[in-house]
c-di-GMP-I riboswitch aptamer from a Methylococcaceae bacterium, 88 nucleotides, folded computationally. It was read from a public genome assembly, where an Rfam model found it.
RNA sequence: GAGAGAUGUUGCCAAACCUGUCGUGAGGCGGGGACGGAAAGCUGCGGGUCUUUGUUUAUCAUGUAACAGAGACGGCCGGGUUGCGUUC
Numbered sequence: 001g002a003g004a005g006a007u008g009u010u011g012c013c014a015a016a017c018c019u020g021u022c023g024u025g026a027g028g029c030g031g032g033g034a035c036g037g038a039a040a041g042c043u044g045c046g047g048g049u050c051u052u053u054g055u056u057u058a059u060c061a062u063g064u065a066a067c068a069g070a071g072a073c074g075g076c077c078g079g080g081u082u083g084c085g086u087u088c
Stems, first nucleotide, its partner, number of pairs: 005087004012037002017032006035075001041081003045078003048073008057065002
C1' cells in the first nucleotide's frame, strides 16, 4: 500500500414526532429531535411497496379490480460504486 473479516473510544449519520417551505400526491428540502445504523454515503440496474393520469371491462352508482404510462421510496431487499478509526 492492497484485499477480506471482525469491531466502533473520540467522532459520523439520523427514524417517529413538531415546525417552515415545495409538490395534485406518494414524498423532497431547511430547523428542532433521537428510534436506530458500520456504509442509515452515492446510485432507480433487478425485485418490491406507494402515489397519480388515462383507457377498457366488470358494477345501478360511488368505490374497487385489471391494463398502459408517468412519478416517489437508497432507513424495503438485492446489485453496482466510493469511503473513516481500531484490530486480525
The coordinates come from a structure-prediction model, not an experiment, and the mean pLDDT is 79. Taxonomically the source falls in Methylococcaceae (Bacteria, Pseudomonadati, Gammaproteobacteria, Methylococcales).